This is a predicted structure of a 1512-nucleotide RNA (small-subunit ribosomal RNA) from a marine sediment metagenome. The coordinates come from a structure-prediction model, not an experiment, and the mean pLDDT is 85.
RNA sequence: AGAGUUUGAUCCUGGCUCAGAAUCAACGCUGGCGGCGUGCCUAACACAUGCAAGUCGAGCGAGAAAGGGGACUUCGGUUCCCGAGUACAGCGGCGCACGGGUGAGUACAACGUGGGUAAUCUGCCUCGGAGUGGGGAAUAACACCGGGAAACCGGUGCUAAUACCGCAUACGAUUACAGGGUCUUCGGAUCCUGUACUGAAAGGAUUUAUUCGCUCUGAGAGGAGCCCGCGCCCGAUUAGCUAGAUGGUGAGGUAAUGGCUCACCAUGGCCACGAUCGGUAGCCGGUCUGAGAGGACGGUCGGCCACACUGGAACUGAGACACGGUCCAGACUCCUACGGGAGGCAGCAGUGGGGAAUUAUUGACAAUGGGGGAAACCCUGAUCAUGCAACGCCGCGUGGAUGAUGAAGUAUCUCGGUACGUAAAAUCCUUUCGACAGGGAAGAAGCCUUCGGGUUGACGGUACCUGUAGAAGAAGCCCCGGCUAACUCCGUGCCAGCAGCCGCGGUAAUACGGGGGGGGCAAGCGUUGUUCGGAUUUACUGGGCGUAAAGGGCGCGUAGGCGGCAUGUUAAGUCGGAUGUGAAAACUGUGGGCUCAACCCAUAGCCUGCAUCCGAAACUGGCAAGCUAGAGUGCGAGAGGGGAAGGCGGAAUUCCUGGUGUAGCGGUGAAAUGCGUAGAUAUCAGGAGGAACACCGGUGGCGAAGGCGGCUUUCUGGAUCGCAACUGACGCUGAGGCGCGAAAGCUAGGGGAGCAAACAGGAUUAGAUACCCUGGUAGUCCUAGCCCUAAACGAUGGGCACUUGGUGUGCCGACCCAUGAGGUUGGCGUGCCGACGCUAACGCAUUAAGUGCCCCGCCUGGGGAGUACGGUCGCAAGGCUGAAACUCAAAGGAAUUGACGGGGGCCCGCACAAGCGGUGGAGCAUGUGGUUUAAUUCGAUGCAACGCGAAGAACCUUACCUGGGUUUGAACUGCUUGGGAUGCAUCCUAGAAACAGGAUUUUCCCUUCGGGGACCCUUGUAGAGGUGCUGCAUGGCUGUCGUCAGCUCGUGUCGUGAGAUGUUGGGUUAAGUCCCGCAACGAGCGCAACCCCUGGCCCUAGUUGCCAUCAGGUAAAGCUGGGAACUCUAGGGCGACUGCCGGUGAUAAACCGUGAGGAAGGUGGGGACGACGUCAAGUCAUCAUGGCCUUUAUGCCCAGGGCUACACACGUGCUACAAUGGCGAGGACAGAGGGCUGCGAACCCGUGAGGGGGAGCCAAUCCCACAAACCUCGUCUCAGUUCGGAUUGGAGUCUGCAACUCGACUCCAUGAAGUUGGAAUCGAUAGUAAUCGCGGAUCAGCAACGCCGCGGUGAAUACGUUCCCGGGCCUUGUACACACCGCCCGUCACAUCACGAAAGCCGGGUGCACUAGAAGUCGCUAACCCAACCUGCAAGGGAGGGAGGCGCCGACGGUGUGUUUGGUGAUUGGGGUGAAGUCGUAACAAGGUAGCUGUAGGAGAACCUGCGGCUG
Repeated sequence: AGAGUUUGAUCCUGGCUCAGAAUCAACGCUGGCGGCGUGCCUAACACAUGCAAGUCGAGCGAGAAAGGGGACUUCGGUUCCCGAGUACAGCGGCGCACGGGUGAGUACAACGUGGGUAAUCUGCCUCGGAGUGGGGAAUAACACCGGGAAACCGGUGCUAAUACCGCAUACGAUUACAGGGUCUUCGGAUCCUGUACUGAAAGGAUUUAUUCGCUCUGAGAGGAGCCCGCGCCCGAUUAGCUAGAUGGUGAGGUAAUGGCUCACCAUGGCCACGAUCGGUAGCCGGUCUGAGAGGACGGUCGGCCACACUGGAACUGAGACACGGUCCAGACUCCUACGGGAGGCAGCAGUGGGGAAUUAUUGACAAUGGGGGAAACCCUGAUCAUGCAACGCCGCGUGGAUGAUGAAGUAUCUCGGUACGUAAAAUCCUUUCGACAGGGAAGAAGCCUUCGGGUUGACGGUACCUGUAGAAGAAGCCCCGGCUAACUCCGUGCCAGCAGCCGCGGUAAUACGGGGGGGGCAAGCGUUGUUCGGAUUUACUGGGCGUAAAGGGCGCGUAGGCGGCAUGUUAAGUCGGAUGUGAAAACUGUGGGCUCAACCCAUAGCCUGCAUCCGAAACUGGCAAGCUAGAGUGCGAGAGGGGAAGGCGGAAUUCCUGGUGUAGCGGUGAAAUGCGUAGAUAUCAGGAGGAACACCGGUGGCGAAGGCGGCUUUCUGGAUCGCAACUGACGCUGAGGCGCGAAAGCUAGGGGAGCAAACAGGAUUAGAUACCCUGGUAGUCCUAGCCCUAAACGAUGGGCACUUGGUGUGCCGACCCAUGAGGUUGGCGUGCCGACGCUAACGCAUUAAGUGCCCCGCCUGGGGAGUACGGUCGCAAGGCUGAAACUCAAAGGAAUUGACGGGGGCCCGCACAAGCGGUGGAGCAUGUGGUUUAAUUCGAUGCAACGCGAAGAACCUUACCUGGGUUUGAACUGCUUGGGAUGCAUCCUAGAAACAGGAUUUUCCCUUCGGGGACCCUUGUAGAGGUGCUGCAUGGCUGUCGUCAGCUCGUGUCGUGAGAUGUUGGGUUAAGUCCCGCAACGAGCGCAACCCCUGGCCCUAGUUGCCAUCAGGUAAAGCUGGGAACUCUAGGGCGACUGCCGGUGAUAAACCGUGAGGAAGGUGGGGACGACGUCAAGUCAUCAUGGCCUUUAUGCCCAGGGCUACACACGUGCUACAAUGGCGAGGACAGAGGGCUGCGAACCCGUGAGGGGGAGCCAAUCCCACAAACCUCGUCUCAGUUCGGAUUGGAGUCUGCAACUCGACUCCAUGAAGUUGGAAUCGAUAGUAAUCGCGGAUCAGCAACGCCGCGGUGAAUACGUUCCCGGGCCUUGUACACACCGCCCGUCACAUCACGAAAGCCGGGUGCACUAGAAGUCGCUAACCCAACCUGCAAGGGAGGGAGGCGCCGACGGUGUGUUUGGUGAUUGGGGUGAAGUCGUAACAAGGUAGCUGUAGGAGAACCUGCGGCUG
């Protein structure tokens, strides 16, 4: 510090996810030791048991017992001493308000920080001052009596005090008055003086010297109360709250201020700088994270607060409204004799419960600290320790060195090896920790004392030290597709499973599971949860808003924010210095202590803050007085569809009346509905009525926006230019607020010509609730009032300033001249193009999207959703405000390359057109589908499968089926056991054969004679075999686009980049062919050419071919001699290149020409040759091959069957339907092939297929082999025929082991369909189509009409590129990229999830009103009660107090009525998700009706239509 993920790729936007750190954690696997920490986050749920607050006899009264000893004794006991002034209980004092726990409540004066208290209190403690005299009356304990189950209570009587009460005294103190000083917040405070008033006390111990107490008072320290400034979570779908409420006066109350309380008076107080209400929450020091700023948290430790079963209340006290106190009420638990009582672990342990989850019912007061005490001492679950838990942090160990036959084993393998791996073993060494044994602390200060001394440790026989033995007792967890370090084998086969994101798994998974290996961390490792980070993804530091999410529809304006030039002053902001504070701990630096570290100690820093004082005066602010550049006013001009109200006008549509006139009009792609003989349309004249204003008209004008258009009148708003007279910052923006605001829509009343949602009809269509047509109502228009939304758009808020230019246009000015439609120039508007700059790019660019400042609005992934609920506005429709659950890993912007378009341009092709002939109909052949079958083997499936693999299925082939047989096998290789001529061949038996059994015959080479070799059989083994699977694991080969003209690269340049350029453009070509131009310059694969055939000529050669000349010769014949001329054969050359001429073109390339020449002319014709690539195209059955499967079978052998089936459908062909023909007779002319298991002549036989025969030929020699169409003559005469030949019967021939299934051919007979073929569709542009025959491969034969070749005869047509198909180039749009066979929308159906509504039902909170009234304070009263004081001899009275009663307040509770929140709810509504469901096709291309949009209506659904708007 970043990375993964949207795309075919790219840049950007943007979310999701990961790597880090942390944790009071939990879970899974594993687990050696120690140190230091930490340990109910949930039920502030309920609690058994024990302990957690007592102490003082030196305040007081009383005062045992057990036990021990002594005496007496009637042995029953009594009594004395010790125990002991001890224990227990009581009065009294102090403490119990500390310490300890918890975080429920609390959003506030609770906390933090800084101040104030002149408005206060303070026990114990410290330092001062002054005292402590003299009396009195009770009461508990106790005793007796009584009540009660108990808890406990009552009565009578006795008694003490440092308990209680008067009196005396009063340095201070209190109060009042008077005088003076100082300070002051002007209220008062304080000091001094004087007079008057009020108020004290307690004693104990003792060594008699003190000491501890007590009372009054001053000061201090520490503590506490109250007040103030600032800071302190979320929600506005909480906007108004408030009657003790705000203030005053007076009184009460308090330690003290104060509405704290009360009476009266006034009507205030708080709030957009967020009151009130709701939700959540103890606050802080700090902790975690982060570079920081921040964010999250507040457990342990420390400070503060609050609470103590829930609610209320007071008492005591220095202090409480009191955790282990009291009273009352409530819930719960327990006891009960049913009458009543008792209790409060959020103290330490512990129990139940809840929960993913949190420890011992331990030891000790030794230390530290606390309470009491004079002290000893007692108490102390505070604390110190130990225990449990890897819960965290830190440290240590599980050994070290050497050791290659690179052992065994395991894994893998190309079988050679490689890896684990110096790892192990083995040798040498060490001994931490642990085990055992011995020694053994510090922590201790104090206290007691006879002054010599004695004594105190829970931890703990612990830490630590020493010794002994021995590598001995001690390693796991996660991961290995990318992010992210780490790879292989097997298993599995979209299954099982994994997964943080992207994503893996459908037979070769580095992603699942296991093994091996590797990587990481390590007594831990992973997972899950949570927080921060990464995330600049809420942006203060540090983001944005034209198109990605985001500018308010527009204006006016309030609060607020911001604000021109210069002067003076002030000192609030600001800056500097100083002081105080900012607790400790934490953190950081340094040093120190535990062996180190964690941890602990010391010191310094930090604590960024707050307060006070002093100072500065530039900037901001305040105040004062100025200026004119901002802003405004005035005066003078001209421009304008700016607004409102009224009047007027013509053209057109429609309607009405009349005339002319006749059969149609209208409408459409074509029609129909409709109108018309009752006279339409057309045309003329007249009239009525409503709406809108052609031309001008223009990226022209005006307006803030919406918007505004005939002419004219009145009223009226704003802007601009010029002058520089006036004011003197009066300004900018603008949350709320107010106003305006297209269209549609609403209310009421008018109006209604045209148009036109809805509706009706006609078409179209599979349907057509649409598009098209005919009609047509709201509406559109006016008046008045609502509505308040739009793609209300420049998708761009307003203002000011600055920053190169060019060119139009509207309006107003200035200057100049050669006075013109002139030139120059200043403003205000409005467009286009473009520099810098900006931008993701597109683009923007003085009218900014540039550079700055000010103010407002808005955004924070997509969907859910602008929805629900709530509020508010509206008559309604609906508007404004505006979520969540749930769900996805994307959604999106711009640009790129392709592909596609029922987009455009250019061009080509038998693509169409033109012309010729076919297919589709028939019969047959053949292939396929389907069906059938034991099997009908397999493959090929749009073009590019279907007379295809197959250039030959009767057996064989053959892969299929049935049956029979065989297992190292039919064929191959190595090793091995045994044997050997067993080999070859022939025969016999059973059998369908394979095969099984048997018989006969024959006998290799070398030799050192031992044997060896080859060969064969046999046994075993390794392995063979497989037309079994996967063409989606592959090689090779092939098809196709397509013989289309394309496909790329290097360097350079442009672009952030994908990419572009080149290759585009202008011409031209069959061609990316060539030329020109050009940020490109070159190059490669393709095109063309080079190769073959064919067409002309030449040269060479001359047999088997040829024969002109010469000679011979025949019935005829190159037959013979000969010839080498010709044809021909087959080798080599020449020839054609737009080379020449003319024209066109740009002078080029090139094109045109009935041009010349030439056999051939513009590639002469044909072939071979197929770029980068596409189709997971085809082929595992040609072959090869990975993997898988099989091995007495899926291999091999054999017989028979099947591949030849047959209702049917399709493809490809053949033959026809006839007269351009059939039949008969006669006659003529090819080329290219094949031939020894062969072709087979002549001749003979047969109607014929064929048979006999065997010459010749290894072939330019012989044979196949007569070519046919054609020509001549004859016949048939338009018929199902003398066409056509299927089918069937009969008889044969040939091949072959064998023609039944299932061959071909021949003859005789038979003589089917078919009379030119619907929709549709195919071929080919010249020696082509059409037509005619010939040959060959395969092959015994043949289902061949197929295929591959060969020649004969030999046409027609092409205007042209609109259309169909395919293709090329450029361009355009795109939501496509598996690329239009794409993408994608909505209803419906099913499943599932969350949410809303809902008659209601059930809870929680809370307001108001009323009721009720416990305990208790306060007040009043008190006829009853009362020791202290007063009076009195006494009785009594008084003062004072109390029980009781009454009153105010008052908790729980009750009633009623609101409000708020949650749960649930028949049913219902939409939404999300889901594999292949149904219906359509809305959107993306002009998406086939451009789309979107606000509104309104309609419709199964996407949607359609109307009106207005936008261009995205």
Rfam family: Bacterial small subunit ribosomal RNA.